Predicted 3D model of a 75-nucleotide RNA (c-di-GMP-I-GGC riboswitch aptamer) from an Actinomycetota bacterium. Its mean pLDDT, the model's own confidence on a scale to 100, is 86. The sequence was found by an Rfam model in a public genome assembly.
[in-house]
RNA sequence: AGCGACAAAGGCAAACCUGCGGCAACGCAGGGGCGCAAAGCCAGGGGCCCUACCGGGGUCGCCCAGCUACCGAAC
Numbered sequence: 001a002g003c004g005a006c007a008a009a010g011g012c013a014a015a016c017c018u019g020c021g022g023c024a025a026c027g028c029a030g031g032g033g034c035g036c037a038a039a040g041c042c043a044g045g046g047g048c049c050c051u052a053c054c055g056g057g058g059u060c061g062c063c064c065a066g067c068u069a070c071c072g073a074a075c
Stems, first nucleotide, its partner, number of pairs: 002075001003072002011036002016031006034061001040067002044064003047059004
C1' cells in the first nucleotide's frame, strides 16, 4: 500500500410512522433498523426519477470517476 475477520472500539441508517419544507422527485428533524468497511464528501460521466415542462430539479443506500478517513486478524 493492497486487503477486510462471526475481532475490538466507535460510526452510518432502508422500509415504515410523526412533524416541517418543496408543485413534485425528494430533503431535514425525531422515532425505527433493513442493511453498510467508505451507506463519509462530491451531481463530473452513465442510469433512474420529478417538473409551474425543456429552463431546470432530485437521487452518490444504482454504477463509474475524483477527494478524504477509523481499526488491524489472515493474506